[in-house]
A computed fold for a 265-nucleotide part of an RNA from a Clostridia bacterium, annotated as large-subunit ribosomal RNA, domain VI. The source organism's lineage runs through Bacteria, Bacillati, Bacillota and Clostridia.
Context: one part of a larger RNA
């Protein structure tokens, strides 16, 4: 722009595309077969590889605005606490998120139509013949079923809620303006993102922040007071510190507002 009026929502599925693997053991049954050695079909079950999807409860990794330790030199006047630098200085743990080595599931079952085969009935050819006319049974393939996208599938579908029949010029059809349903800009912002787009909100509010509460890390903080000649130990004290996690609460910022948007039938 298009889908013969404007919109929101949820759909249908023409079409494409993913997937489509495979082992070993138990059972049937030491059965059927077979002199014997050996050893099934068909059927039920269990536990794998490898491939794929989704998720982070466990387990592992990472986690550069979380504890902590800890050398070195610089600074805060000095003790003692502490910043900065030195690969994030080193190390040692680690939330939330991402991940996978972790967790769950998945291939199917069904169904149609069939090949190769194996039939039923049957002539032509009084017999036989699966074929000539008719009817079956069959494979990981083939179409479905299972999943994902999808009305520009211009054959532009279908359902349902809403708005409503204004006004000026022109007179088949227009054009323009303010609107209605809605919708956009701005602004707060996300488990959504390159940007955009998508999601939740915007004082009639729990969006984001910050406070509290609380989950989870980290481990007993500064000070103080004992002991100790002193390094240090012990106690107050599972201390204190704490990013993204889960509430709860208008403190702080989501202001005032613009704008686009139908007149068919």
């Nucleotide at each position: 722009c298009g889908c013969a009026g404007g919109c929101u929502a949820g759909u249908u599925g023409a079409g494409a595309g993913g997937a489509g693997c495979u082992g070993a053991c138990c059972u049937u049954a030491g059965u059927a077969c077979g002199a014997g050695a050996g050893g099934a079909c068909c059927g039920g079950g269990u536990c794998g590889g490898a491939c794929g999807u989704a998720c982070c409860u466990c387990c592992c990794g990472u986690g550069c605005a979380c504890c902590a330790g800890u050398u070195g030199u610089u600074c805060u006047g000095c003790c003692a606490a502490g910043g900065g630098c030195a690969c994030a200085g080193c190390u040692g743990g680690g939330u939330a998120g991402c991940g996978g080595c972790g967790u769950a599931c998945g291939g199917a079952a069904g169904u149609g139509a069939u090949a190769a085969a194996c039939g039923c009935u049957g002539a032509a050819g009084g017999c036989a013949u699966c074929u000539a006319a008719g009817c079956g049974u069959g494979a990981a393939a083939c179409a479905u079923g299972c999943u994902u996208c999808a009305a520009g599938a211009u054959u532009a579908g279908a359902u349902a809620u809403c708005c409503c029949a204004c006004a000026a010029c022109a007179u088949u059809a227009g054009u323009u303006g303010g609107u209605a349903a809605g919708g956009u800009c701005a602004c707060u912002u996300g488990u959504a993102g390159a940007c955009u787009a998508c999601g939740a909100g915007u004082u009639u509010g729990a969006u984001a922040g910050g406070u509290c509460a609380g989950g989870g890390g980290u481990g007993u903080a500064a000070g103080g007071u004992g002991a100790g000649u002193a390094a240090u130990c012990a106690u107050c004290u599972a201390a204190g510190c704490u990013g993204a996690c889960u509430g709860a609460u208008a403190c702080u910022a989501a202001u005032u507002g613009a704008c686009c948007g139908a007149g068919g039938g």
Rfam family: Bacterial large subunit ribosomal RNA. Rfam links the family to the GO terms ribosome and structural constituent of ribosome.